[in-house]
The RNA shown here (Guanidine-I riboswitch aptamer) has 103 nucleotides and comes from Alicyclobacillus mali NBRC 102425.
Taxonomically the source falls in Alicyclobacillus mali (ex Roth et al. 2021) (Bacteria, Bacillota, Alicyclobacillaceae, Alicyclobacillus).
Its mean pLDDT, the model's own confidence on a scale to 100, is 85.
RNA sequence: ACACGAGGUCUCUAGGGUUCCGCCGGCAAGACCGGGUCUGGUCCGAGAGAGGCCAGCUCUCGAGGGGUCGAGAGCCGCACGGAGGGAUAAAAGCCCGGGAGGU
Numbered sequence: 001a002c003a004c005g006a007g008g009u010c011u012c013u014a015g016g017g018u019u020c021c022g023c024c025g026g027c028a029a030g031a032c033c034g035g036g037u038c039u040g041g042u043c044c045g046a047g048a049g050a051g052g053c054c055a056g057c058u059c060u061c062g063a064g065g066g067g068u069c070g071a072g073a074g075c076c077g078c079a080c081g082g083a084g085g086g087a088u089a090a091a092a093g094c095c096c097g098g099g100a101g102g103u
């Protein structure tokens, strides 16, 4: 310096906005208009947040002619990070992105 690997998914949270609900205001009233600088419900939601399951790896035991299969225990690490752009109704720690860059 290069290659490969550092897994997948679900639930939740940090966080996010405003399509719907609710709330507030307007209006005689409203299925209409406005407000997210409205606590909230629906909703979105983390590579670097939490938990579960699966996969994977190591060891042990058992079955089998063999390819392999089953069970149990353990492991499953590290991780500073823009600007800008994109999607959705809109935004975000979502996606571009374990990116650019840095150590």
Stems, first nucleotide, its partner, number of pairs: 007054006015044002020041002022038001023035004056075008078098001080101001084096003